About this RNA
The RNA shown here (small-subunit ribosomal RNA) has 1468 nucleotides and comes from an uncultured marine eukaryote.

[in-house]
RNA sequence: GAGUUUGAUCCUGGCUCAGGAUGAACGCUGGGGGUUUGCCUAACACAUGCAAGUCGGACGAUUCUUAGAUUUUCUGUAGAAUAGUGGCGAACGGGUGAAAAACGCGUAAGAAUCUGCCUUUUGGAUAAGAAUAACAAUAGGAAACUGCUGCUAAGUCUUAAUAAGCCGAGGGGUUAAAGUAAAUCUAUACGAAGAAUGCCAAAAGAUGAGCUUGCGUCUGAUUAGUUUAUUAGAAUAGUAAUAAUCAUCUAAGACGAUGAUCAGUAGCUGGUCUGAGAGGACGAUCAGCCACACUGGGACUGAGAUACGGCCCAGACUCCUACGGGAAGCAGCAGUGAGGAAUAUUCCGCAAUGAGCGAAAGCUUGACGGAGCGAGACGGCGUGGUGGAAGAAAGCUUGUGGGUUGUAAACACCUUUUCUCUGAAACGACAUCCGACAUAUUAGAGGAAUCAGCAUCGGCUAACUCUGUGCCAGCAGCCGCGGUAAGACAGAGGAUGCAAGCGUUAUCCGAAUUGAUUGGGCAUAAAGCGUUCGUAGGUUGCUUUCUAAGUCUUUUGUUAAAAACUGGGGCCUAACUUCAGUUCAGCAUAGGAAACUUGAAGGAUUGAGUGUGGUAGAGGUAGUAGGAAUUCCCGGUGUAGCGGUGAAAUGCGUAGAGAUCGGGAAGAACACCAGAGGCGAAGGCGUGCUGCUGGGCCAUCACUGACACUAAGGGACGAAAGCUAGGAGAGCAAAUGGGAUUAGAUACCCCAGUAGUCCUAGCCUUAAACGAUGGAAACUAGGUUUUCCUUACCUUUUUCAUUUGAAAAAUAGAAUCUAGGUGAAUCGAAGCUAACGCGUUAAGUUUCCCGCCUGGGAAGUAUGCUUGCAAGAGUGAAACUCAAAGGAAUUGACGGGGGCCUGCACAAGCGGUGGAGCAUGUGGUUUAAUUCGAUGCAACGCGAAGAACCUUACCAGAGUUUGACAUGCUACUUCGCUAAGUAGGUGCUAACGAAAGUUAGUCUUAAUGCACAGGUGGUGCAUGGCUGUCGUCAGCUCGUGUCAUGAGAUGUUGGGUUAAGUCCUACAACGAUCGCAACCCUUUCUUUUUAUUGUAAUCUUAGAUAAAAAAGGACCGCCGAUAAUAAAUCGGAGGAAGGUGAGGAUGACGUCAAGUCAGCAUGCCCCUUACACUCUGGGCUACACACGUGCUACAAUGGUUAGGACAAAGCGUUACUACUUUGCAAAGGGGUGUAAAUCGUUAAACCUAACCUCAGUUCGAAUCCAUCUCUGCAACUCGAGACGAUGAAGUUGGAAUCGCUAGUAAUCGCUAGUCAGCUACAUAGCGGUGAAUACGUUCCCGGGCCUUGUACACACCGCCCGUCACACCAUGGAAGCGGGUUACGCCUGAAGUCGUUACUUUAACCACUAUGGAGAAGAAUGCCGAGGGUAGAAUUGGCGACUGGGGUGAAGUCGUAACAAGGUAACC
Repeated sequence: GAGUUUGAUCCUGGCUCAGGAUGAACGCUGGGGGUUUGCCUAACACAUGCAAGUCGGACGAUUCUUAGAUUUUCUGUAGAAUAGUGGCGAACGGGUGAAAAACGCGUAAGAAUCUGCCUUUUGGAUAAGAAUAACAAUAGGAAACUGCUGCUAAGUCUUAAUAAGCCGAGGGGUUAAAGUAAAUCUAUACGAAGAAUGCCAAAAGAUGAGCUUGCGUCUGAUUAGUUUAUUAGAAUAGUAAUAAUCAUCUAAGACGAUGAUCAGUAGCUGGUCUGAGAGGACGAUCAGCCACACUGGGACUGAGAUACGGCCCAGACUCCUACGGGAAGCAGCAGUGAGGAAUAUUCCGCAAUGAGCGAAAGCUUGACGGAGCGAGACGGCGUGGUGGAAGAAAGCUUGUGGGUUGUAAACACCUUUUCUCUGAAACGACAUCCGACAUAUUAGAGGAAUCAGCAUCGGCUAACUCUGUGCCAGCAGCCGCGGUAAGACAGAGGAUGCAAGCGUUAUCCGAAUUGAUUGGGCAUAAAGCGUUCGUAGGUUGCUUUCUAAGUCUUUUGUUAAAAACUGGGGCCUAACUUCAGUUCAGCAUAGGAAACUUGAAGGAUUGAGUGUGGUAGAGGUAGUAGGAAUUCCCGGUGUAGCGGUGAAAUGCGUAGAGAUCGGGAAGAACACCAGAGGCGAAGGCGUGCUGCUGGGCCAUCACUGACACUAAGGGACGAAAGCUAGGAGAGCAAAUGGGAUUAGAUACCCCAGUAGUCCUAGCCUUAAACGAUGGAAACUAGGUUUUCCUUACCUUUUUCAUUUGAAAAAUAGAAUCUAGGUGAAUCGAAGCUAACGCGUUAAGUUUCCCGCCUGGGAAGUAUGCUUGCAAGAGUGAAACUCAAAGGAAUUGACGGGGGCCUGCACAAGCGGUGGAGCAUGUGGUUUAAUUCGAUGCAACGCGAAGAACCUUACCAGAGUUUGACAUGCUACUUCGCUAAGUAGGUGCUAACGAAAGUUAGUCUUAAUGCACAGGUGGUGCAUGGCUGUCGUCAGCUCGUGUCAUGAGAUGUUGGGUUAAGUCCUACAACGAUCGCAACCCUUUCUUUUUAUUGUAAUCUUAGAUAAAAAAGGACCGCCGAUAAUAAAUCGGAGGAAGGUGAGGAUGACGUCAAGUCAGCAUGCCCCUUACACUCUGGGCUACACACGUGCUACAAUGGUUAGGACAAAGCGUUACUACUUUGCAAAGGGGUGUAAAUCGUUAAACCUAACCUCAGUUCGAAUCCAUCUCUGCAACUCGAGACGAUGAAGUUGGAAUCGCUAGUAAUCGCUAGUCAGCUACAUAGCGGUGAAUACGUUCCCGGGCCUUGUACACACCGCCCGUCACACCAUGGAAGCGGGUUACGCCUGAAGUCGUUACUUUAACCACUAUGGAGAAGAAUGCCGAGGGUAGAAUUGGCGACUGGGGUGAAGUCGUAACAAGGUAACC
């Protein structure tokens, strides 16, 4: 820096990613060389070989060779080798990191020390003696090894002498020694000589080592007290040296919240990795220090060890054994086994560098130098270069044109790093000899010949398509992908990145300002202790002088080398290596400065406190007094109810309630005053009066003189509930009982009612203990309200002085104003804040101190401890799990939230439905099939403006297969073409068949096959188009500007008005789009023009009416009133019409994955002798039942019969039909007019007259029977009509529910489409007659605007809680089981030092025989002592029947607690 919480936004906050790194590992792949690096695990066990020897110029001896001689042999020649004695070395070098939290390490100092070899200086080196290995002989043993006897040397050992020095006051005392030897000389020997080297003593140096001290050095307080040699001292012992290091004694100290003790973890450092840095993490390789060497203990030798390849003892393990006893220690180099994800050769050489020994040659050296193995790492090189378009083939893809792989390949030319083969050949080596390694380099030949993979491609993150799969298989770092069109899975093509590597995993730092010193926070996101007092600590006002600890500056020393950085050099470059240089900083050191802090000594008054005088108050505590109310008791009056609720009931009451009057008792709480008011640290405090008592404020300016602020631990106080003991008990009231409510109701409501509430004494110590805001101080605009004090002013009284002033008081007092202080509120500038908001009472700007936070859940849980009588409280985790949880604000949606408005929404009315019969549609059922769709409003007389066949999609049966329908390609023979024929098909005729069709004849010209046709098959949740609905509701948006960090807001809100976001007005808005309105059609009035088919019998003329078209007319225009103005509203006039005149068409942005794949179109999937096509018959018309929509009725406002009157709008040639005739009629036969203002069509209700007279009727018409008519190939399933006969139910309809506000409802008929006919009582239109009512907006329903709440945004059909049931996971408790670790008590006690004893033995010296003394060795023994045994304890893992809660898990159960007033406000 990015991704991820949301519909979107800002913030908080976690999770995740991109970078770098590694002693790494794993997967796939792998050309060569350089430089490096390689058991991180079992400090597990180890076979085998090697890793420390050397010196003959220290010594005796042995063997071999050799020389000489006097040659059986000898020597005193020369050389080589060797075991032993002796010397030096073996304490270095090499390995490992177990232990250890320590003077172990780092750094800086220090004093009480030692130091082999090395260097320098001074001096010495005399005299004498003793033993022993080797060897010889012998003995034991399996072996390892060992005993006894004898011989012998030295630079071995001992004594004496000497002594610069050291010790002592002094006399004095006291410590040494070693030789070997070249040249040379000579008498050639047992000679001299003495270079060189070695030896002894001392003093220095250097090096190395030991010791002491300051500072630094991980985590835990759920480890708070630890310690008895412990702390100090004396004298003693002891050490190289200091020291309680040690036996004895004395004192009782010592350490610790600045973290002792205990527990866990860990080698430390230079440095390495990372980071801008500060930091964080790490401590492989290289270098310094430490520790360790199978585990534990111990000393010896030595200059040096408490000794990796030495010794002794104990233990475990392994090996050998003749069972008696022995041996071993790879954390040296290789190597083996084991463990593990994982780490190499039983290699070469001392050539180089170093180390040991030696005079040297030299020897030894698994240190080291090299090679081998491993892409483990770093850095470098290569796998070819140039040209080459027919853009080849092939793959993939495609819109079929193409695109892409791609100059890539092929092909042509060129080159040779690398590679293969054959030669030459360094440096490393020095004055000379010496090369383990064997190449670097170079010459020649060959020839592109030998060499590319891995991961990724949804976003973060560079790179995209096809196919397969179908919430499957799978992917995934986070978000997430996959349910039939997957750029996310798998494969392919292509692309991107890196490249001999690439990716994954693990770990560290960074990003993470996510522990914040640099550099965070705490009102609401996690976070201020409930409050206060005060200890340690931290911080601290003004001023003078001194100091110099902090601070600043300078000097000196140091902080090893390597590393890092800078600049050079060397390998072809780089890695690598080498040379030179360097800062900051730390510690110590010595000077200096004095502003600030500390320290010392003074001074002052402003912080703080005290005094004096006032003052307000529900401050605290104890006592006393009071009235109203409530309940109970007693009495009177009085009678049937009271009480309670949404409505009731339980309850009380005729045994007299309730009501009312009087009297009495009890307990608790204190109305009005009362206020955003007051007081208190907080909790909290409210009747009056009194006692005691704390604090505040104001005035005064006398006193003290910084006495201050904060406050870890600690003390005190601390609502309510609860607990203990004793009282009190009116009302209220957990629990509990009863009544209701309810599906249930362990609740809400009602009737009762116990703890408790009250008092006294004592516990508890928690609250949403809140201003969700710690305390103190200073500074930074104001306005308004208010408490208290003071000042000024007024009145009154008193006193004093004096005639008008001063002072004091109020036991009297009212109001106002000015100023100061003090508290309490509210609005608000700057500033702050994520926003909301805060804003002199800060959440502003600063300082000081304390407390607290670091994702959500698990969890304030478990465990441990403290505390409490208990309930509990305080402190307070982890495993596991999620990618969020959260704050503020925004837009919507929603609310059993609010306000305003509106609609046949209610109300006011009229008429219906729901009951009957029938029609029709649906569900259900049935069926071979009852085709399919539509399903709350917004499906149900809907698609269907018309199912007997057809339609038709369904069922049964019978058939066809390039097909019922479309397009394209493709035949043969004769032939130049036309034309003819074959085969094939169509029409017609005949026969068969139920039909499709088949056969024959006739006519005619294109068969057959392949592509494909076809599908009312699926998906309306893949779609287009169309439609419904909210809704003809008044809304939905945009541009610019402005406001806001932003989502967004403003505009569109407010005040009016309207049918209307209609208009007016105000306003940070100004304008505009789609809607509203208007424009369009019909209708009502008038005028004009035009035409004939219209009216009047005909003609002329005139008028009326109608048609077509064009104009006019209505606009709140005029008058009055109302409204602030305006918009507008109300009333009136005129007018055919008056406030949109009436009706229609017209349907904004959007919502419902609404409806339709069966109207049409269409993607994908599916069928292809069938899910296609044709036909016959059947079905869609079924029928116990349920629902919707209608028709006809139930009658007299009616029915029947007869007569009479008035429309509009339509339709008509396969048609409508006048007229006439037949029939009772439906209708039939003839027939006129009309392709229509010309012809055709009885309107009915209504009016008149008669009958019917309230009945199941002269109402009602269903049902059934018989006879007919019409349409049509055909009326059986299954049409309509006519006449006659039959004459069900039904007497106005339960709960519930529908329509309608005027030419409307109601009622009456007429017409049309579809159509052969019809089920039409439907639908769409037309006219006739023609009402009632509207107070109004409380309520029901729908809608609009504003506002409010929200945990909703798939938007309340939302969200969401808990128990139970099931599965899995981690975890607590638990009788107990079995381990680890630690300390301690007691017993035992190896080796060994030290001590004791004087038992045994004993070469040097003394003494001179006493087997004496000194000394030494052994033995025995004392203290200590590893280990072992045993007892109890602490601590920490594991297992554990059973058990507790917790977490997780698409569709389990029960309820509905929370979110809206969440339906009883929620919460602590």
Rfam family: Bacterial small subunit ribosomal RNA. RNAcentral holds the sequence, with entries from ENA and SILVA.